Transfer RNA from Candidatus Pacearchaeota archaeon RBG_16_35_8, 73 nucleotides, folded computationally. Model confidence (mean pLDDT): 81 of 100.
[in-house]
RNA sequence: GCUCCGAUAGUUCAGAGGCCAAGAAUACGGCCCUCUCACGGCCGCGACCCGAGUUCGAAUCUCGGUCGGGGCG
Numbered sequence: 001g002c003u004c005c006g007a008u009a010g011u012u013c014a015g016a017g018g019c020c021a022a023g024a025a026u027a028c029g030g031c032c033c034u035c036u037c038a039c040g041g042c043c044g045c046g047a048c049c050c051g052a053g054u055u056c057g058a059a060u061c062u063c064g065g066u067c068g069g070g071g072c073g
Base pairs, nucleotide, nucleotide: 001072002071003070004069005068006067007066010026011025012024013023018056028044029043030042031041032040049065050064051063052062053061
């Protein structure tokens, strides 16, 4: 230098044009339970890496950038 893959709650992942209001687990906060703690139950909290394009509509498709990882030279 070229090329491929990835980037979504604090963390680990799912979601592959509308049906999804962005979801799960975990963490955190509150309540219940318990003599107390733990466990368990309910509720809350919180995210689509950045910019542009396509489209009636983009987390999702295209292009560029940044960062991480792999391969080639």
The sequence is in RNAcentral, with records from ENA. Lineage of the source: Archaea > Nanobdellati > Candidatus Pacearchaeota. Its Rfam family is "tRNA". Rfam links the family to the GO term triplet codon-amino acid adaptor activity. From the family's description: Transfer RNA (tRNA) molecules are approximately 80 nucleotides in length.